[in-house]
Context: one part of a larger RNA
RNA sequence: GAAUCAACGCUGGCGGCGUGCCUAACACAUGCAAGUCGAACGAAAGCGGGCUUCGGUCCGCAAGUAGAGUGGCAAACGGGUGAGUAUCGCGUGGGUGACCUACCUUCGAGUGGGGGAUAACCUUCCGAAAGGGGGGCUAAUACCGCAUAACAUCCUGCUCUUGGACGAGCGGUGAUCAAAGCUGGGGAUCGCAAGACCUGGCGCUUGUAGAGGGGCCCGCGUCCGAUUAGCUUGUUGGUGAGGUAACGGCUCACCAAGGCGACGAUCGGUAGCCGGCCUGAGAGGGCGGACGGCCACACUGGGACUGAGACACGGCCCAGACUCCUACGGGAGGCAGCAGUGGGGAAUUGUUCGCAAUGGGCGAAAGCCUGACGACGCAACGCCGCGUGGAGGACGAAGGCCUUCGGGUCGUAAACUCCUGUCAAGUGGGAAGAACAGCUCCGACCUAAUACGUCGGAGUCUGACGGUACCGGGUGAGGAAGCCCCGGCUAACUCUGUGCCAGCAGCCGCGGUAAUACAGAGGGGGCAAGCGUUGUUC
Numbered sequence: 001g002a003a004u005c006a007a008c009g010c011u012g013g014c015g016g017c018g019u020g021c022c023u024a025a026c027a028c029a030u031g032c033a034a035g036u037c038g039a040a041c042g043a044a045a046g047c048g049g050g051c052u053u054c055g056g057u058c059c060g061c062a063a064g065u066a067g068a069g070u071g072g073c074a075a076a077c078g079g080g081u082g083a084g085u086a087u088c089g090c091g092u093g094g095g096u097g098a099c100c101u102a103c104c105u106u107c108g109a110g111u112g113g114g115g116g117a118u119a120a121c122c123u124u125c126c127g128a129a130a131g132g133g134g135g136g137c138u139a140a141u142a143c144c145g146c147a148u149a150a151c152a153u154c155c156u157g158c159u160c161u162u163g164g165a166c167g168a169g170c171g172g173u174g175a176u177c178a179a180a181g182c183u184g185g186g187g188a189u190c191g192c193a194a195g196a197c198c199u200g201g202c203g204c205u206u207g208u209a210g211a212g213g214g215g216c217c218c219g220c221g222u223c224c225g226a227u228u229a230g231c232u233u234g235u236u237g238g239u240g241a242g243g244u245a246a247c248g249g250c251u252c253a254c255c256a257a258g259g260c261g262a263c264g265a266u267c268g269g270u271a272g273c274c275g276g277c278c279u280g281a282g283a284g285g286g287c288g289g290a291c292g293g294c295c296a297c298a299c300u301g302g303g304a305c306u307g308a309g310a311c312a313c314g315g316c317c318c319a320g321a322c323u324c325c326u327a328c329g330g331g332a333g334g335c336a337g338c339a340g341u342g343g344g345g346a347a348u349u350g351u352u353c354g355c356a357a358u359g360g361g362c363g364a365a366a367g368c369c370u371g372a373c374g375a376c377g378c379a380a381c382g383c384c385g386c387g388u389g390g391a392g393g394a395c396g397a398a399g400g401c402c403u404u405c406g407g408g409u410c411g412u413a414a415a416c417u418c419c420u421g422u423c424a425a426g427u428g429g430g431a432a433g434a435a436c437a438g439c440u441c442c443g444a445c446c447u448a449a450u451a452c453g454u455c456g457g458a459g460u461c462u463g464a465c466g467g468u469a470c471c472g473g474g475u476g477a478g479g480a481a482g483c484c485c486c487g488g489c490u491a492a493c494u495c496u497g498u499g500c501c502a503g504c505a506g507c508c509g510c511g512g513u514a515a516u517a518c519a520g521a522g523g524g525g526g527c528a529a530g531c532g533u534u535g536u537u538c
Stems, first nucleotide, its partner, number of pairs: 001538004006534005013386006019379002021344001026342003030339003035073003040070002046061006080297003089222008099214003104210002107207005112146001114144002121136006152176003155172006181202006189196002223269003230260003235257008272294004276287004299320005322333004350376001352375003358372001359370004389419004399410004423479001427472003433465001438460008482527005487508003493522005503510002
């Protein structure tokens, strides 16, 4: 000098864009942060109508609504933190002839026919509660058989590729494995009706290829300490088996005795890694906050379940510590999500608004949910921009300071005159961000069809921020400057006070009676809504 997730002191007008617990991965009151689908399913109030054995039953509306249940998908994303980890964790380049992949896309094939339950509900019992047990009824895209099924899997034959078949191709009798329905429209034929039937959409099953995502393996790179020199028994390798989506001591049995290490093993310390950021002419050094990628973690430790995917932050089980409720028998909880509280600390914000936009989940859609996100708020914490007025104005007011007493200086500075109107205040207008989806109309395609559906056009509808940004008119210099320094380094000097005192100080050093170094004043220098100090890095 530059930089900073900064803090402290003095000071403080406005705006834009960013940033904001670096400490206790300390403990947490309260609210919210993951739901959605009635076009999978049964039910669920009253009214009206039909039938009726007068017990009820069916249909329509309310309403596929409230609140639940079965079922599906999502909840493994998004959001947080950096504790652990010196490691194939990360970075980079490869391998997978050792693998997986829900939703999405491409191209095939299929979607036949049955069965038994169970929640909700009713009833009963236990319990303070959390909750649980028994009995009875019922549905499904829930569950389970059967049929059919190949370029699927297993077995097996041949061929090809290869260093090597567990790969690829062509076969074979054989064995094994599927499925579910929902919904829009039509009215020729059948039917009392439902519907059959025709035609669309969404699904379901089984293959195939893709995209995107992931698992595993390998080369190289990745801090300090030798005042850590030896380390290792599933350890190193083999055979066989188990396990996994998959290779593998991953696990197990047996066998062998190996494997690593001065090119630093092991041990100890420290630490998430990277893109990048800071500094520097560069080489290098330091750092890894915000943003993006990867990893790890979710009170502490362990474990599996479900699932395409987890060993799962707002899931489950066990143990522990802590907190809370309790009728003392037993239960409940996990902010390193967003706010917020206590505590720690030099120190770090609102218990705000909205789903209007972007993105995500579910849904055919309308839509619902979304503390992701978009906004607003607080803080000069940072960067950037603007303003605090402009021009004229004296042989130079008053006043201050200095003085050699002549004067000098603050100083065109002020007053005064003429202007301007940024910002702030007040007043009128007033956005872009909105594109969709939906609805109405028109057209085209599809079709037996003027249905449905798809596409295009026109209209209509949707804004938290916000009466904000921005624009205009009016008044009016009015409301807006401080901080540090002045001995040398280092730009800037005098007076007074003090008298090795009080004090200053980054280094050298000042102060003991004329101190440009202390304190005050005048003057000057520097930067400026900041200026200094401290910490840290180069």
Predicted 3D model of a 538-nucleotide part of an RNA (small-subunit ribosomal RNA, 5' domain) from an uncultured prokaryote.